[in-house]
RNA sequence: GCGGAUGGCUGGAUGGCCGCGCGCCUUCGGGCGUGAGGAAAGUCCGGGCUCCAUGGAGACGCGGUGCCGGGUAACGCCCGGCGGGGGAGGGGUUCGCUCCGCCCUCAGGGACAGCGCCACAGAGAACAGACCGCCGGGGUGCGCCCCGGCAAGGGUGAAACGGUGCGGUAAGAGCGCACCGCGGCUCUGGCAACAGGGCCGGCAUGGCAAGCCCCACCGGGAGCAAGGUCGCAUAGGGGGGACAAGGGGGUUUCGGCCUCCGGGGUGGUUUCCGGCCCGUUCCCCGGGUUGACUGCACGAGGCCGCGGGCGACCGCGGUCCCAGAUGAAUGGCCAUCCCUCGGGUCCGCCCGAGGACAGAACCCGGCUUACAGGCCAUCCGCACCC
RNA sequence: GGGCGCUUAGCUCAGCGGGAGAGCACUGCCUUCACACGGCAGGGGUCGCUGGUUCAAUCCCAGCAGCGCCCACCA
Numbered sequence: 001g002c003g004g005a006u007g008g009c010u011g012g013a014u015g016g017c018c019g020c021g022c023g024c025c026u027u028c029g030g031g032c033g034u035g036a037g038g039a040a041a042g043u044c045c046g047g048g049c050u051c052c053a054u055g056g057a058g059a060c061g062c063g064g065u066g067c068c069g070g071g072u073a074a075c076g077c078c079c080g081g082c083g084g085g086g087g088a089g090g091g092g093u094u095c096g097c098u099c100c101g102c103c104c105u106c107a108g109g110g111a112c113a114g115c116g117c118c119a120c121a122g123a124g125a126a127c128a129g130a131c132c133g134c135c136g137g138g139g140u141g142c143g144c145c146c147c148g149g150c151a152a153g154g155g156u157g158a159a160a161c162g163g164u165g166c167g168g169u170a171a172g173a174g175c176g177c178a179c180c181g182c183g184g185c186u187c188u189g190g191c192a193a194c195a196g197g198g199c200c201g202g203c204a205u206g207g208c209a210a211g212c213c214c215c216a217c218c219g220g221g222a223g224c225a226a227g228g229u230c231g232c233a234u235a236g237g238g239g240g241g242a243c244a245a246g247g248g249g250g251u252u253u254c255g256g257c258c259u260c261c262g263g264g265g266u267g268g269u270u271u272c273c274g275g276c277c278c279g280u281u282c283c284c285c286g287g288g289u290u291g292a293c294u295g296c297a298c299g300a301g302g303c304c305g306c307g308g309g310c311g312a313c314c315g316c317g318g319u320c321c322c323a324g325a326u327g328a329a330u331g332g333c334c335a336u337c338c339c340u341c342g343g344g345u346c347c348g349c350c351c352g353a354g355g356a357c358a359g360a361a362c363c364c365g366g367c368u369u370a371c372a373g374g375c376c377a378u379c380c381g382c383a384c385c386c
Numbered sequence: 387g388g389g390c391g392c393u394u395a396g397c398u399c400a401g402c403g404g405g406a407g408a409g410c411a412c413u414g415c416c417u418u419c420a421c422a423c424g425g426c427a428g429g430g431g432u433c434g435c436u437g438g439u440u441c442a443a444u445c446c447c448a449g450c451a452g453c454g455c456c457c458a459c460c461a
Base pairs, nucleotide, nucleotide: 001382002381003380004379005378006377007376008375009374010373012337013336014335015334016333017332018331020035021034022033023032024031025030037357041368042367044366045365046364047363048362049223050222051221052220055273056272057271058270059269060268062219063218064217065216066215067081068080069079070078071077082108083106084105085104086103087102089100090099091098092097109214110213114212115211116208117207118206131154132153133150134149135148136147137146138145139144162180163179164178165177166176167175181203182201183200184199185198186197187196188195189194227294228293229292230291237285238284239283240282241281242280243279246261247260248259249258250257251256263278264277265276266275287460288459289458301320302319303318304317305316306315307314308313338355339354340353341352342351343350344349387457388456389455390454391453392452393451396410397409398408399407404441412428413427414426415425416424434450435449436448437447438446
């Protein structure tokens, strides 16, 4: 310098004219200020806020999350570590492997709690099994057959009931031994996940939990078309279903009203306590309006500096106010400059086209997805120079 | 703006993780003078797309795309 991977930042600049939304001012002519995003998106998570009578305790059910520690209002997010997998590099090597640091990546609890599944192929697929084969014995018509032993080798498969080596044996086999793996107990280090060591065990039981399930933890429901205030208008109209229980007293203008007991209803189901309502509740067909204000723009807020922390992040100080529409504003043109592409060139430049994805609607924290071009960092490869 | 559902042959839909199917439609033959009906045979698939889990995915999980439905207020 070029190429690749990953991560982060940025997302044309300035000025003029015309136009649009909102706010303020106005002499009603207009003037001034302000006006999209990193994703405003998908609505996938977590909250604030509001209503639902939904306050407390228990059981069941449903849904979600899942190594460990930390951050945070909270999270399925983020940071750091651990372990597994992959990549290139370096060291050692008995050439089988092994160690070291770096980068990338992982929905990464439990498969001796239980159930279920593992098609085809294959002899055998989970309390396994013997097709070819190896070995011993017997028979023979010399092609082979029968009985027994074995599981090393071959074959099937995604997966064959520990791996490699030596010994051993008729042949073999954890049958014995060494190393590795695995399981149990234990010691040391670490908050922990886990790592390292010692002793014992001859293997003591494959895979799938993004199948049911078990364990631990978390979770009421609905959503700003939530909800509140005012206004216009109309018939609190009709039909059907489910559950039901009323009684006593007082008062009365005889329509009712108050009170007590009982009953019913009300959370996903249920039990208890408490609260609320009095017929409750569900479905269908209808009637009227298509308005205004509020919620609603100061917030887990942005920027700068200092400090703490490996980091996510936190603390302190200063400073700033930063869109509010409701068929829904944020646009168009011109000039100069920047970048990309194409063409021309007298190498000074000239001409033309273009500048991504997209666009607020109650508000925040994340994730995911879309995104031309540019900049930065880390790692890897190639080429060249010293 | 908010909340849900669906996507499999041309159409309408089934489909316990292992072979992709049914009805209608389509094509050819038979039947008929001809058509319809009927009978026999046959063709046709990116299971919306992209990843992941698994030995194996239409099916399980995640992301994206397309289509459809519901939700205003008052008495």
Molecule: RNase P RNA; transfer RNA
Organism: Pseudomonadota bacterium